[in-house]
Molecule: transfer RNA
Organism: uncultured Bacilli bacterium
RNA sequence: GGGUGUUUAGCUCAGGGGUAGAGCGCUUCCUUCACACGGAAGAGGCCGUAGGUUCGAGACCUACAACACCCA
Numbered sequence: 001g002g003g004u005g006u007u008u009a010g011c012u013c014a015g016g017g018g019u020a021g022a023g024c025g026c027u028u029c030c031u032u033c034a035c036a037c038g039g040a041a042g043a044g045g046c047c048g049u050a051g052g053u054u055c056g057a058g059a060c061c062u063a064c065a066a067c068a069c070c071c072a
Base pairs, nucleotide, nucleotide: 001071002070003069004068005067006066007065010024011023012022013021018055026042027041028040029039030038048064049063050062051061052060
């Protein structure tokens, strides 16, 4: 220098153009003498950035950025 993939909650990841989810973690409550386990409820994400397409984009298109890999 060329190419491919990934980027969504604190972590690991789902998500098919039409209200953003799960597990783990976190908070409160129940349970216990107490902790753990278990049960109930809850908080937490302008979806990497900027444009474009569309009535509508996390999902499609373009550029850029970060990371990983391949080629040179």